[in-house]
The prediction has a mean pLDDT of 85. A computed fold for a 332-nucleotide part of an RNA from a Saprospiraceae bacterium, annotated as large-subunit ribosomal RNA, domain IV.
Context: one part of a larger RNA
Formats: sequence, structure tokens, C1' cells
RNA sequence: CCGUGGCUAAGGAACUAGGCAAAAUAGACGCGUAACUUCGGGAGAAGCGUCGCUCCUGGCAACAGGAGCCGCAGUGAAAGGCCCAGGCGACUGUUUAGCAAAAACACAGGACUCUGCAAAAUCGUAAGAUGAAGUAUAGGGUCUGACACCUGCCCGGUGCCGGAAGGUUAAGGAAGGGGCUUAGUACGCGCAAGCCGAAGGUCUUAACUGAAGCCCCGGUAAACGGCGGCCGUAACUAUAACGGUCCUAAGGUAGCGAAAUUCCUUGUCGGGUAAGUUCCGACCUGCACGAAUGGUGUAACGAUCUGGGCACUGUCUCGGCCACUGAGCUCG
Repeated sequence: CCGUGGCUAAGGAACUAGGCAAAAUAGACGCGUAACUUCGGGAGAAGCGUCGCUCCUGGCAACAGGAGCCGCAGUGAAAGGCCCAGGCGACUGUUUAGCAAAAACACAGGACUCUGCAAAAUCGUAAGAUGAAGUAUAGGGUCUGACACCUGCCCGGUGCCGGAAGGUUAAGGAAGGGGCUUAGUACGCGCAAGCCGAAGGUCUUAACUGAAGCCCCGGUAAACGGCGGCCGUAACUAUAACGGUCCUAAGGUAGCGAAAUUCCUUGUCGGGUAAGUUCCGACCUGCACGAAUGGUGUAACGAUCUGGGCACUGUCUCGGCCACUGAGCUCG
């Protein structure tokens, strides 16, 4: 010096990003116990008292009552700190084996959708298997995430579902056209070179025919998603219930709101502090909340996050002392 312990006057979070760490609390019995609440809880709420040993009385005893004794201290060691307010997630659970345990995942509940059984879906080239020795109160997929109150408007785009009149449209089929080949009746035509040329074969072109799809017509948002601008107006001012106008598929409803979302911003006001960029309650000017990519609440729960308080303390003012066959180092 390091590590691990023990003690520390006065103060008591002044430390610090943050009470991190430490201290404090602690058992049993008796008393007592708030808001809130889903009436179960909250709750061991909080808070207060008692506890050893000896003798006596009662009692089978545990124990109760009484009288006394000792210590600084009697659950003589060991064994919850507590409260208030808020965010998030309902809860128990799960997770990054080795930096993250959470507000992430899951969850019961809710909704949409597919699937009639040789089911849909999945694995496999197949046979076959799972689904399921199940049968729509079942099984698969997606979203949301207890509970309470609710879940507004838009189908123009994309997707999905339904429709089949019309347009477009593949392979295939195919009338017709064109090229090549040549029998020419044993004499097609031409003096000749050559020319014409049926059938068949072959190459090519192709009217017409031809399904789904797409175009088209409807539906569908707890499908993917979306949910405006400008101007004027009231007898102080300010504001605008009201009016005009442009655009849109429709222009954000309820609720919430400087928020895990607010840039300006330490917004403004109130509370808490002597003093508060955090916190709580309001306001609404929402840069850029908003309704199952759920909205707003919510008792209980949480090694969660944020702010405050009581208790307590070497966290600190500000240090000091002690211990250890302790580590390292030095000496022996």
C1' cells in the first nucleotide's frame, strides 16, 4: 500500500449520476392498523408494549397472576427497514449459457381469417407422417394482451373476397396465302437456254377459335394503411360559436396531452426546497398523441424505472485507530 473485518467525537446524504456501499430493521405474543379496492386484498400496513432468572398461588401441563434478584443490554447469538407519489407492464412465469432480466417475450381474455375431413396447414422427390386415433365448443395463421369504460370517419391506392356482360390474352386447333420439290398420260409450252405446273411431301405465314389472369363492376379497415389548407367575422381588447373558398377517399371523434411522444424548452402557472434543467398537479401553442401497429383508467403484483420523506449510518465534512499464522513488496 492492497484485501477483508471491527470501532469512531460533533454533524447526519452536506457524498454521489444515483443513499452505490454500509448502517438501521429483524423472532414470538398482545394491542393497533389509513387511502384505495376487482371486497379477495392493501396488511407483517404504519405504530406501540412485553420477553431473563428465583420463589409463591392456581393449573395434569402449556401457562396465568403475585413477590423479589442481576446486568449497559433478557427474541442477551442468528432471522423484514418503512412510508408517500408517479411512469411502464395487469398478474405467477420466460429471455440475450459468457456486458442487457427489462417497459422486451409469454400469458388468460378479445378479434379477424382459413379449414366439412383423404380438412386446412406443415415435413418429404415419393411412399408416407404430423395435424389426430381430433371433427368447426375442433385444428391452422395473424393481430391485440387481465379487468372496467370504449374502440369514431375513409374502400381513392395496395391486398383479399365475390361477379361475369364487354376489352385484352398463351399453348393448341385452323380456312386461306407464299416458297421448294415434280407427274405432265410416254408429245404441257418453247428452235434452244429454259418456262409453266396438278396431286402428294415439306418449309413458312396466318383470318378465325381459344382459359385463368389483367382491365372492368361490387364488397371488405380488430386487412396494409390514411384521417387538410386559406380568408373573414361578436358593442374595449382578445378569441371566434358563425360565414366564404380551395382541395380530398375521408379530413382525427371520445379520451389523453411539454407525455418512454414537445423541437423552440429549464414553455407558463401552482406544489414540494432556503435554493428544484428532475418530480407532482394543471394549462393546450399536440415541431411530430389518438382508439386491438389499440385509446383512457385501474386494485394487486415488480431484484423494473422516476421524484420525495422518516429511520439509519464513515457516503461525506475529514479523517483517525485496531485486527488478520491474509496477498504483494521489503528485510531476516
The source organism's lineage runs through Bacteria, Pseudomonadati, Bacteroidota, Saprospiria and Saprospiraceae. Rfam family: Bacterial large subunit ribosomal RNA. The RNAcentral record of the full RNA draws on ENA.